[in-house]
RNA sequence: AAAAUAAAUCAAGCGCCAGAACCUUUAAUUAGGUUGACGAGGAGAAGGUUAAUCGAAAAUUCGGCGGGUGCCUUCCGGAUCUACAUUCGUUAUAAGUUAUACAAAUCGUGGCAGUAAUGCCUAGACAAAAAUAGCUUAAGGUAGUAAU
Numbered sequence: 001a002a003a004a005u006a007a008a009u010c011a012a013g014c015g016c017c018a019g020a021a022c023c024u025u026u027a028a029u030u031a032g033g034u035u036g037a038c039g040a041g042g043a044g045a046a047g048g049u050u051a052a053u054c055g056a057a058a059a060u061u062c063g064g065c066g067g068g069u070g071c072c073u074u075c076c077g078g079a080u081c082u083a084c085a086u087u088c089g090u091u092a093u094a095a096g097u098u099a100u101a102c103a104a105a106u107c108g109u110g111g112c113a114g115u116a117a118u119g120c121c122u123a124g125a126c127a128a129a130a131a132u133a134g135c136u137u138a139a140g141g142u143a144g145u146a147a148u
């Protein structure tokens, strides 16, 4: 120094790079490097599964691999006296509509590092979905029990 083993830490537009593009270098894709998802939002448990919501951007944010709060099944829990059915997930029935909110990067101001591609720091801006509240509409079945 490398390999193996063990432990700890670190994440979800998250991690990685053999295609591709770009830079330097070489007689030569020869050798080495750079880029490769910008935030918001999203978690009952177990198993399974992969093209898992919203917008921003001068759009390689292309392509590939892995993972993942999505989706499916079951269990648990909520709703409506109980069970099943249905539908959701502790803010716990769905749809429509009205009102209300907040970004980061790109760009750009000023700098630092690097031969360069490019990376890092830093003035200033602009979203949508969601969520909350109100209103409207829909579902409200089967069986049992209780009350009147």
Stems, first nucleotide, its partner, number of pairs: 014066004019062001020035005038055003044075006076089004081144004093138008110121004
GlmS glucosamine-6-phosphate activated ribozyme aptamer from a Spirochaetales bacterium, 148 nucleotides, folded computationally. The model forms 81% of the base pairs in the Rfam consensus. Taxonomically the source falls in Spirochaetales (Bacteria, Pseudomonadati, Spirochaetota, Spirochaetia). It was read from a public genome assembly, where an Rfam model found it. It matches the Rfam family "glmS glucosamine-6-phosphate activated ribozyme aptamer". The family's RNA type in Rfam is riboswitch. The literature on the family includes a 2004 paper in Nature by Winkler et al., "Control of gene expression by a natural metabolite-responsive ribozyme".